Transfer RNA from a Deltaproteobacteria bacterium, 73 nucleotides, folded computationally. Its mean pLDDT, the model's own confidence on a scale to 100, is 83. NCBI's taxonomy places the organism under Bacteria, Pseudomonadati, Myxococcota, Myxococcia. It matches the Rfam family "tRNA". By type it is a transfer RNA.

[in-house]
RNA sequence: GUCCCCAUAGUCUAGAGGCCUAGGACAUUGCCCUUUCACGGCAAAGACACGGGUUCGAAUCCCGUUGGGGACG
Numbered sequence: 001g002u003c004c005c006c007a008u009a010g011u012c013u014a015g016a017g018g019c020c021u022a023g024g025a026c027a028u029u030g031c032c033c034u035u036u037c038a039c040g041g042c043a044a045a046g047a048c049a050c051g052g053g054u055u056c057g058a059a060u061c062c063c064g065u066u067g068g069g070g071a072c073g
Stems, first nucleotide, its partner, number of pairs: 001072007010026004018056001028044005049065005
């Protein structure tokens, strides 16, 4: 330099144009349980990297940017 892949909560992840103002696990917080802690039960808060475009409708499709990974030279 050319090409390919990826980006969803603190971490890991589901999603394939309308059932999603986004689901699950761990972690966090509160309450219950317990003499206390742990375990267990219930509940709560927390996310679509950024900017455009297509569409009646975008986490999902297209373009660009940023970041990460890979192949070739």